[in-house]
RNA sequence: GCUGCCGAUCAGGCAGUCGCGGCGCCCUCGGGCGUCGAGGAAAGUCGGGACACCGCAGGGCAAGGGUGCCGGGUAACGCCCGGACGGGGAAACCCGAUGGAAAGCGCAACAGAGAGCAGACCGCCGACCGGCGCCCUCGGGCGUCGAGGCAAGGGUGAAACGGUGGUGCAAGAGACCACCAGCGUCCGCGGAGACGCGGGCGGCUAGGCAAGCCCCACCCGGUGCAACGCCAAACGGAGCGAUGACGCGGCCCGCCGAGCUCCAGGUAGGCGGCGCGAGCCGGCCGGUAACGGCCGGCCCAGAUGGAUGACUGCCCCAGACAGAAUCCCGCUUACAGAUCGGCUACCGGA
Numbered sequence: 001g002c003u004g005c006c007g008a009u010c011a012g013g014c015a016g017u018c019g020c021g022g023c024g025c026c027c028u029c030g031g032g033c034g035u036c037g038a039g040g041a042a043a044g045u046c047g048g049g050a051c052a053c054c055g056c057a058g059g060g061c062a063a064g065g066g067u068g069c070c071g072g073g074u075a076a077c078g079c080c081c082g083g084a085c086g087g088g089g090a091a092a093c094c095c096g097a098u099g100g101a102a103a104g105c106g107c108a109a110c111a112g113a114g115a116g117c118a119g120a121c122c123g124c125c126g127a128c129c130g131g132c133g134c135c136c137u138c139g140g141g142c143g144u145c146g147a148g149g150c151a152a153g154g155g156u157g158a159a160a161c162g163g164u165g166g167u168g169c170a171a172g173a174g175a176c177c178a179c180c181a182g183c184g185u186c187c188g189c190g191g192a193g194a195c196g197c198g199g200g201c202g203g204c205u206a207g208g209c210a211a212g213c214c215c216c217a218c219c220c221g222g223u224g225c226a227a228c229g230c231c232a233a234a235c236g237g238a239g240c241g242a243u244g245a246c247g248c249g250g251c252c253c254g255c256c257g258a259g260c261u262c263c264a265g266g267u268a269g270g271c272g273g274c275g276c277g278a279g280c281c282g283g284c285c286g287g288u289a290a291c292g293g294c295c296g297g298c299c300c301a302g303a304u305g306g307a308u309g310a311c312u313g314c315c316c317c318a319g320a321c322a323g324a325a326u327c328c329c330g331c332u333u334a335c336a337g338a339u340c341g342g343c344u345a346c347c348g349g350a
Stems, first nucleotide, its partner, number of pairs: 001346001004343007012315007020037008039321001043332002046330005051224004064220005069083005084098001085096004099215002104213002106209002121154002123150003129146007162180006181205001183202008228272004236263005244256001279298008316319001
C1' cells in the first nucleotide's frame, strides 16, 4: 500500500431573531430575568423486573405454559461473558433451540425392486435339483431353459443396514481375518465442569426426526399507571327551617319547601403516583471477560388539547433513521455519512 474480519464512538457545528413547555425569582398580573428541555434506537411491545391492586396466605402432587451443553455475571431473563462440541472459512473470524431416539408410540412426499430388523430392476453365478440337445474313453463333460443362489458392481433417493485390503466361494457376503471409523462398557490420566486424551474387552454396526407425542431436569399466581391513592360539584339520606306557594270556608294541625348543618357513596372535575435512579461521568482496585467494589464529581424532559420548532448568515462536500407519556435492564428491527482502535492474508522498502 492493498484485502478481508472484529470492536467502539459521533449522529452537523457556530451566531442572530422570533416562538413553545417545566422549575426558581421579581413585578405594574400581564409579562420580565435566569436555568433546563428527546434517542441510540424514544420504535416493535418480544423477554425479564421494579411498583400498584387482587388472589393464595404453610408444604406436596396433578394440570397448563416456558427454558434446555458447561461454568460464571445479574434484581431478573429466553439477556451478557468465558469455555466445550458440531459446521463454514486459507486465516483473522463467523454460525448453531446443542438434554434424551438401546423407555414407549408415531412420521418420512417424489423417485425407487426395496424406507426399518427392508429389498432384487439391470447385474453376477450355475455348486445343488429337474427338462431338452450334443459329445464321450460310458465314470461323465459342454450348452441351454426352469427352479434357485448372491448382494460385489450399476441405478433411485435427503437417507439403502460401516470403509479399505485380504482369505474364502459356483458367484458372493463381518462368513472369517488385519487395520481404520463409529457404538457400548470398564479403567487410567487431564479439567471445577461440559468434555478431551490413552488403553482393555465386547459384538461386527446400532440409521434420521423430539421446531411430533413423550421422558428427564429446572422455572412460573392474575391484571396492568386507563394500576392505585387523596380531594370532591351534581345526585342521595337525616335534622332545623324565615318567608312563601298548595289543599280544607277560616284557625289549629298536616304535606311541600329555597336555604343551612351533619353523614354516606364517589359521577363530572382536580391533585398525587411522576422523575435521586438496579442513575450518569472520571479515577483506582479485583476479574481473561461479562461484571463487581471503593473514592470524587454531577442533577440530566416530565406534558395531560399534550412543549423541544421556524427563519437568516457562515463553515465542513450536505447531515440518515426517527420523536418521550409509569420506570428500569435486555433483545429485535430502521439508519445518510464520518472517525478511531485491534487483527488476518498478500505485495513492496529498510
The RNA shown here (Bacterial RNase P class A) has 350 nucleotides and comes from a Thermoleophilia bacterium. The prediction has a mean pLDDT of 79. It was read from a public genome assembly, where an Rfam model found it.